The RNA shown here (Guanidine-I riboswitch aptamer) has 111 nucleotides and comes from Rhizobium mayense. NCBI's taxonomy places the organism under Bacteria, Pseudomonadati, Alphaproteobacteria, Hyphomicrobiales, Rhizobium. The prediction has a mean pLDDT of 83. The sequence was found by an Rfam model in a public genome assembly. It matches the Rfam family "Guanidine-I riboswitch aptamer". Rfam describes the family as follows. This family represents a conserved RNA structure found upstream of the ykkC and yxkD genes in Bacillus subtilis and related genes in other bacteria. Gene Ontology term of the family: regulation of gene expression.
RNA sequence: AGAGUUGGUGGCUAGGGUUCCGGUGCGCGCUGCGCAUGUCUGGUCCGAGAGCUGCCACCGCGCGGGGAGAAAUCCCGCAUGGAUGCACGGCGGGAUAAAAGCCCGGGAGAC
Repeated sequence: AGAGUUGGUGGCUAGGGUUCCGGUGCGCGCUGCGCAUGUCUGGUCCGAGAGCUGCCACCGCGCGGGGAGAAAUCCCGCAUGGAUGCACGGCGGGAUAAAAGCCCGGGAGAC
């Protein structure tokens, strides 16, 4: 100086707004319907690179099995353990009904 890998996914939470439900206020032709309201706790819903957790994959150590091979090696399984590291971060824009720790983005920038 260059290249590759440092993973995927489900559930949940922090958080988020207001399409639907409900709440509240007002009105009406009043078992309901309409308008407004998220500065309405909530249910549905969205939801983390730097949050939690499960599974898969991957890596290390140990053991067992199988085919070929001189061997290296390759495949499958069991058990066990993961430094699968580290991670401060705008403004602005995007999607959705709308917004957000979602996406742009481990970005710009800082150290």